[in-house]
The part of an RNA shown here (small-subunit ribosomal RNA, 5' domain) has 519 nucleotides and comes from a Deltaproteobacteria bacterium. The organism belongs to Myxococcia, within Bacteria. RNAcentral holds the full RNA, with entries from ENA and SILVA. The coordinates come from a structure-prediction model, not an experiment, and the mean pLDDT is 86.
Context: one part of a larger RNA
RNA sequence: GAACGAACGCUGGCGGCAUGCUUAACACAUGCAAGUCGAACGCCUGUAGCAAUACAGGAGUGGCGCACGGGUGCGUAACACGUAGGUAAUGUACCGUUUGGUGUGGAAUAACCGGCCGAAAGGCUGGCUAAUACCGCAUAAGUUCCCUUGAGGUUCGCCGAUGGGGAAGAAAGCAGGGCAACUUGCACCGAACGAUCAGCCUGCGUCCCAUCAGCUAGUUGGUGAGGUAACGGCUCACCAAGGCGACGACGGGUAGCUGGUCUGAGAGGAUGAUCAGCCACACUGGGACUGAGACACGGCCCAGACUCCUACGGGAGGCAGCAGUGGGGAAUAUUGGACAAUGGGCGCAAGCCUGAUCCAGCAAUGCCGCGUGAGUGAUGAAGGCCUUCGGGUUGUAAAGCUCUGUCGGGGGGGACGAACGAGUUCGGGUAACGCCGAACUGUGACGGUACCUCCAAAGGAAGCACCGGCUAACUCUGUGCCAGCAGCCGCGGUAAUACAGAGGGUGCAAGCGUUGUUC
Numbered sequence: 001g002a003a004c005g006a007a008c009g010c011u012g013g014c015g016g017c018a019u020g021c022u023u024a025a026c027a028c029a030u031g032c033a034a035g036u037c038g039a040a041c042g043c044c045u046g047u048a049g050c051a052a053u054a055c056a057g058g059a060g061u062g063g064c065g066c067a068c069g070g071g072u073g074c075g076u077a078a079c080a081c082g083u084a085g086g087u088a089a090u091g092u093a094c095c096g097u098u099u100g101g102u103g104u105g106g107a108a109u110a111a112c113c114g115g116c117c118g119a120a121a122g123g124c125u126g127g128c129u130a131a132u133a134c135c136g137c138a139u140a141a142g143u144u145c146c147c148u149u150g151a152g153g154u155u156c157g158c159c160g161a162u163g164g165g166g167a168a169g170a171a172a173g174c175a176g177g178g179c180a181a182c183u184u185g186c187a188c189c190g191a192a193c194g195a196u197c198a199g200c201c202u203g204c205g206u207c208c209c210a211u212c213a214g215c216u217a218g219u220u221g222g223u224g225a226g227g228u229a230a231c232g233g234c235u236c237a238c239c240a241a242g243g244c245g246a247c248g249a250c251g252g253g254u255a256g257c258u259g260g261u262c263u264g265a266g267a268g269g270a271u272g273a274u275c276a277g278c279c280a281c282a283c284u285g286g287g288a289c290u291g292a293g294a295c296a297c298g299g300c301c302c303a304g305a306c307u308c309c310u311a312c313g314g315g316a317g318g319c320a321g322c323a324g325u326g327g328g329g330a331a332u333a334u335u336g337g338a339c340a341a342u343g344g345g346c347g348c349a350a351g352c353c354u355g356a357u358c359c360a361g362c363a364a365u366g367c368c369g370c371g372u373g374a375g376u377g378a379u380g381a382a383g384g385c386c387u388u389c390g391g392g393u394u395g396u397a398a399a400g401c402u403c404u405g406u407c408g409g410g411g412g413g414g415a416c417g418a419a420c421g422a423g424u425u426c427g428g429g430u431a432a433c434g435c436c437g438a439a440c441u442g443u444g445a446c447g448g449u450a451c452c453u454c455c456a457a458a459g460g461a462a463g464c465a466c467c468g469g470c471u472a473a474c475u476c477u478g479u480g481c482c483a484g485c486a487g488c489c490g491c492g493g494u495a496a497u498a499c500a501g502a503g504g505g506u507g508c509a510a511g512c513g514u515u516g517u518u519c
Stems, first nucleotide, its partner, number of pairs: 001519004006515005013370006019363002021328001026326003030323003035064003040061002043058006071281003080206008090198002095194007103137004112127006143168006152159002173186005207253003214244003219241008256278004260271004283304005306317004334360001336359003342356001343354004373403004383394004407460001409455005417446001422441007463508005468489003474503005484491002
C1' cells in the first nucleotide's frame, strides 16, 4: 500500500447492488418447510333432484413423489477431492426412438358394522366389500438359464460366433366421441437402442512432526464356495508365507477438497464466507426394511444421553430446513409477503403443494452513485485567535442581493417483468371427439414500486483523524519527568510545533480512525 463474512470508538442525509453466527455439530417453546391424483377403487357426510345421478368435502385402499430441492462442515490425510483414463466387471424409475403384446380365471383385505382392552399412545377380535392392490392359467417376438453344435482364436489351461432342442418368466385399465362396428387420448406389460444419473477400478497430484522407525494374521497371495447390479479377502473353508517401509510405512497433530478468492511485476505466499462442482453428516452409536435409487435430515428398529406427558402400567420427541428463543461470544437480521415469475412434485387438465425461489423488513457490513446548494458579494463587518500594537488571520467565508430545485416531504399520473392457461365465438380439420389457428375476456407478492409530472421552500442533511521526524499540516495558553503521549525513533524535570485545551491548518469524507488477520 492492498484486502476483510470483521469488531470497537466518534459521527451519520438518500438510493442501487451485494453481504450478514467465523464462537456451542450447544439445548430448543411455537408456527410453517412434501405432497398430490375422484380420468385406479369401494365407502361416509352435505347440497340439489321423485329417482337414476351430479357437485363439494372427508377418512381409507391404490399409484407416483418423499433418495430432489434446503442445511451444516462433525468426521475424513482418504481414490475424499482434482485431473487423466478404464469398466469385456455394472445398474438406471421418469424421458426419447424402435418393436412385440394387453387373453382368461380366482382368493382376500382396509375403509365400514359389531364386540373387547387401554389414562393416553394405540391395539385385539368377529363379519361385509372394491380396484390400475394381490394370486393362478394361457400366450412369448426378443430375454435369461440348461443341453447340444462348434466357425474361429489360443499363452494349449481354455475362450467361443452361429445353428438346433428344452425350461422359466408379462400385462390394467380409465376417460371422451359414436346408435353401432369402431375410434381418439392418457395409462399398463415384454424387449432393444439412446439419453441422464449412479456404482466400481487405476496412473499422477494434495499440510505438519523422525523428539513417531519399524508396521501387518484376513495380514499378502492362491484354490474353492458364498455374496453383490458388479470386480475383489467383500465374506468363509483350506493351502502357501507373504505384504508395506528413509522415494517416510506405522503412529501422532491439524484439516472437508476444488473452481476460485486476497495479495504480488511475476514467481510465489495466504485462503477455501457468499456463488458453482464433488464429498461427508442429520441428538450419539449400530442395524436393516421399502424401493429404480437410501442404509434414508422433517421413515422404521435396537441401545445410550437428554427433554416432555402419565391414571406409574406405559408413552412422545430430535431446527447442521425458514423464521424465532435461551446460551456462548468482540460479533452477525423478521416468529414478514407471495406462489405473479423461474424451477420442482402430483395430476389428462383445471389446479393443489412448494420458508426452493421471487420479494419486502433490519444492519454504513461492503462496493458504487448522488446530495448537504449555485452566482454575486470588501467597510475586507462583528466575534474569535495571534500580535513587534502598526497590523495579520479566520475570509468571499458570513450577512446582503439574484437564482436553482437533485435528494428528502406533499398531490396526480403510471409501467416492463405476462408468456401461458381457461372460457366464449368464428374458421380449419376429423366419420366424430380430441386437435390446429384467430378474436374477445382473464392472471403481479413486489407495489402507496420504478419512471413522469405538479407544489412549497435554502429550507431537513458533515463529520472524523491528524499537524516533532518518517508524513501533508503551527502558533498561543495550561501543565512542569506530574498529568499524560507513543507504530518506530522518542516527547514531558518552567517559554513543550510531541501532553491537555484553543485558534489556525492538513488529509479523507457519510464516513473517519483504532484493533485483529493475510499478502